[in-house]
RNA sequence: AUUUUCAAGGAUGGGUGUAGUUCCCUACCGGCGGUAAAGCCCGCAAGCAUUAAGCAGACUUAGUGAAAUUCUAAGGCCGACAGUUAGAGUCUGGAUAGGAGAAAAU
Numbered sequence: 001a002u003u004u005u006c007a008a009g010g011a012u013g014g015g016u017g018u019a020g021u022u023c024c025c026u027a028c029c030g031g032c033g034g035u036a037a038a039g040c041c042c043g044c045a046a047g048c049a050u051u052a053a054g055c056a057g058a059c060u061u062a063g064u065g066a067a068a069u070u071c072u073a074a075g076g077c078c079g080a081c082a083g084u085u086a087g088a089g090u091c092u093g094g095a096u097a098g099g100a101g102a103a104a105a106u
Base pairs, nucleotide, nucleotide: 001106002105003104004103005102006101013025014024015023027090028089029079030078031044032043033042034041039077040076047055048054059075060074061073062072063071081093082092083091
């Protein structure tokens, strides 16, 4: 360099109601790279936008240690767009899409 493959998870139980996996209580989930092992430190992808510019979430305390907002303990917080008999991180849809990147072969 070329080709191929892979590359996102999650609504349990109850309440109210004509109607809710959307509200309330409870439960559950966490892409890729960097760095002491990270959803909430830095960066990237996905999302919005005709394109570009641009927009776009969240952590503290204590302990160990050379080094940790990453580990351990405790308590918190966050979650694109469109749809819906009723408001969605978890349902349905764009998506048999796209993709940071990972691996293999030549």